[in-house]
Context: one part of a larger RNA
Molecule: small-subunit ribosomal RNA, 5' domain
Organism: uncultured Candidatus Saccharibacteria bacterium
This record gives sequence, structure tokens and C1' cells, in this order.
RNA sequence: GGAUGAACGCUGGCGGCGUGCCUAACACAUGCAAGUCGAGCGGCAGCUAGUUUCUCACUUUGCGUACUUCGAGUUUCAUCUGAAUCGGUUUUAGAGCGAGUGAAGAGUGAGAAAUGUCGGCGAGCGGCGGACGGCUGAGUAACGCGUGGGAACGUGCCCCAAAGUGAGGGAUAAGCACCGGAAACGGUGUCUAAUACCGCAUAUGCAUCUUCGGAUUAAAGCUUUAUGCGCUUUGGGAGCGGCCUGCGUCCGAUUAGAUUGUUGGUGAGGUAAAGGCUCACCAAGUCCACGAUCGGUAGCUGGUCUGAGAGGAUGAUCAGCCAGACUGGAACUGAGACACGGUCCAGACUCCUACGGGAGGCAGCAGUGAGGAAUCUUCCACAAUGGGGGAAACCCUGAUGGAGCAACGCCGCGUGCAGGAUGAAGGCCUUCGGGUCGUAAACUGCUUUUAUAAGUGAAGAAUAUGACGGUAACUUAUGAAUAAGGAUCGGCUAACUACGUGCCAGCAGCCGCGGUCAUACGUAGGAUCCAAGCGUUAUCC
Repeated sequence: GGAUGAACGCUGGCGGCGUGCCUAACACAUGCAAGUCGAGCGGCAGCUAGUUUCUCACUUUGCGUACUUCGAGUUUCAUCUGAAUCGGUUUUAGAGCGAGUGAAGAGUGAGAAAUGUCGGCGAGCGGCGGACGGCUGAGUAACGCGUGGGAACGUGCCCCAAAGUGAGGGAUAAGCACCGGAAACGGUGUCUAAUACCGCAUAUGCAUCUUCGGAUUAAAGCUUUAUGCGCUUUGGGAGCGGCCUGCGUCCGAUUAGAUUGUUGGUGAGGUAAAGGCUCACCAAGUCCACGAUCGGUAGCUGGUCUGAGAGGAUGAUCAGCCAGACUGGAACUGAGACACGGUCCAGACUCCUACGGGAGGCAGCAGUGAGGAAUCUUCCACAAUGGGGGAAACCCUGAUGGAGCAACGCCGCGUGCAGGAUGAAGGCCUUCGGGUCGUAAACUGCUUUUAUAAGUGAAGAAUAUGACGGUAACUUAUGAAUAAGGAUCGGCUAACUACGUGCCAGCAGCCGCGGUCAUACGUAGGAUCCAAGCGUUAUCC
């Protein structure tokens, strides 16, 4: 000088792109991170649209009747004189009010029950996926990784090709009825389905056995009926994976010998597969000063930093490989695991308990405590890219896309521009003449990046679908308006004076400075360097 996943001190306007527990692989509250398929199946808890039945309420239509009021007419009786008026009764027609009845029809609304019929669907059987994606670096000095070869292997989904897909059977979950248990969960009886399970038939081929004649071994249906989706067997491909091997891969000799399945052979077992991988027998080998063994440290690489290079250091983010999932061990299922959010056993820890017994695993995303000099939101969305399931619609996806926080880093922009001398005031210095801050300010004119306010408003999306986001961008208006600090000034090393202090207080990377004239301490003025940063510390070259 360069660099950093940095931290600390002072300071801090904006944007873009990145980055963000290096320490305790310490412990974790809470929520989410792997589901999906009803076009495999029996079903129907819930929802929804129907159908049927019942109940209730209201409305409407129709029938009949009682009571009351009003109006009109007629008749009769009583009173009265002839008129007028009042009361009662009957009939007809109309209007109003209230109570009600019986049967029926229609409509509306509410509730209940039945029906599995339509759409769908909790739980269940079944299929595929939970072996990917995401995280971490504890272990590992090893065929773990890198690179170049090899032969004795496997492969779900995908692609190509060939052959087939016939006829049957018995169960079981869910359900129903009981029972046990605090719970987790479990038991008994009974019923039922399938692309679940099992015989039979067939056997081009494939595989095994073989006396070479032969024997044994498959399949599943669904349905919108389509050039559909599947199923069984075989061959090939692609991609992926397992195995072997040459070379390379840190420090220590104050670690010199190590090894008995050890080294090799024969045979057998085992595996998808070669092999002491395992076992029986036989032989006595094998590695090592070109460093075995032992101990320490460490995930490896592409890369990253530095350097003219050779080298040295390093292995965060991104990409490839490996390893791990509370610690240790084990297998099951499966094409694939000896399986992060599966199972079993043991252990430590935490929690629940009716004390009999149970539950759990953030090194997923957020978040909490602890540790530490130190490292973020319990956010939005599946719109894009990709993944799983599905014929599809679609569902799921803390992968991912985004937003939030942090000057943590890099890059870009701004904090005005021009004129302006009476060289104002004020500060500092002064030989008291002046010098300097200094065209700096004031003042005059101008501009509007940025800011604020308003308007328009994307691309990313194919025809539909946009979380980001009313974001970016553009237009208009306002007004210098919102925006500068840090370190240093003895030499190295760019930049000096005054005052205070008096080997004190202090400074310091090295040399060193300070004991009364300090350019080295403290303050002030001035200056220098860098600048939204500047210094310090740590580490590497």
C1' cells in the first nucleotide's frame, strides 16, 4: 500500500447492487416449512344444490256462521194527534271492525327428519411424493475431495421398440355395537370395497433348475370412449447412482517400529455388484526412514485476497462433491435411506400425568434466552422461476420472488452556481504600521440534481393471472430551499502560530516530546489530507 462476513469511537443526506451468529454442532416458547390424487376404493362427519315427509308462521283464494256499527227500503207493535223523533224485530244489498272455524290449493320463510342423487369431502384403505429442495461443518488426513482411467453392477419417473392385459377367490380398514385407559392409545365381536392381497390360465421372450426331453415364474383397472390414462414381461437409451484404481492433498521423529482377518491362496456364504466383505482350512506374510504407526489440526474443490511473477494466505456469500441432523446403536419400507420435520432400543435434558404411564428434538423460515467485540422482520406472495401430486381445474411449496432492518461493503449523486472590496463586523496574530480567516459573508442575479406537493403511470405476463406497487419512470409547481464531518500538522509525512501547563497533566507506530520561550501535552486561530464518511483495533499478503 492492498484486503476483510469485521468490531469500536466521532459523525451521518439520497439511490443502485450485494452482504449480514466467524462465538455455544448451546438450550429452545409460539406459528409456519410436504403434501396430493374422488378419473383406484368402500363410504358421508361437515358444506352445498336438489327430491320426499313432517311441524310452525305469514300471505292469498274459497266456504259457512255469530256479534257490532252505519246507510237505504218494506212491514208490524208501542207511544203520539196530523207531521217529526226514539226503541225492538225481520229481509235484501253494500261498507267497516273484531273473533273464529273446517277442508283444500298455491306461494314465501324457518326448523327437523330421510334420501349418497349433483357438486364436493373430514377420517379411512390404496397410489405417488416425504431419499428432492432447505440448513450446518461437529466428525473426517480418508479413494473424503480434485484430476485421469477401469470393470464385476443397479436404476422409480422420462424416451424408443416388441409381446401381452383371460377367468376367479378369500380377507381387512373405515363403519356399527361394546370394553379398557387420566391421557397417549388399545382390545373384542360383526359388516364391506378396491389399481390392496392371493391362487388358476397363458409364456413370444426373460430368469432359475435341468437327466437337455422338460419343469417353474406376469398382469388392474378407470373413464369424458379418446390416436385417452394406466398395468405386466423383455430389450435398448438418457440422466443418476454404487464399486475399484494411477497421481496430488497440513504439522510433529521431544511419535520408530506397526499389524493376527493382519497379508495371500482354496472353498463356501453374502451383496445389485469385484473383493477378508464374512466364515472354514492352508501358508506366513503385509506396511515402514521415499516417514509406517501414533499424536495434533482441518470438511475438500472451483475459487477469494495479495503479489510483476514465482509464491504466500484463505475456503463467508455463489457453484460442485462429502458428512451430520439432541448423543450412541439398529434395522424396516422402498427404485433409491440405514432416512433433518419416519420407526425401534439405550442415554442425557425438557414437559404432561389421575403416579399406572406418556410426549418432544429449529445445524428449515422468522423469533427467544445464553455466549460474545459482534451479525436482521415472530413481514408479503405463490404474480414469475422451479419442485411434489393430479387427466385437468387446482392444491401444497419460509425453495423461490419480493419488501423490512443495518454506512457492513462497492459504485453513483448531492449538500448550490455566477458576480461581489468599503477588503465590513467579528475572531486570531502583530514589530501596532499591519497581516490573516477572505470573494469567504452580506448584497445582486441564476439554477432545481436532490427535497416537498400534485398528476400520469409501466416492463417484468403468453390470451388470462402482478406479491413487489400506485413502485420505477415521466410531467408540473414551490423555493437555496432538506443535507459535513473526521483525523492530522517534530522527523518518517502534506500541513504553524499564540496561550495554558512546568519530567506535572499528558502524548507516542518508531525515533522520542514535557524539568518556565513546548511547531511533539491541553485549548484557540490557521493550515493539510480524506469525505458521507473519517480514524483506531484485529487478521492476511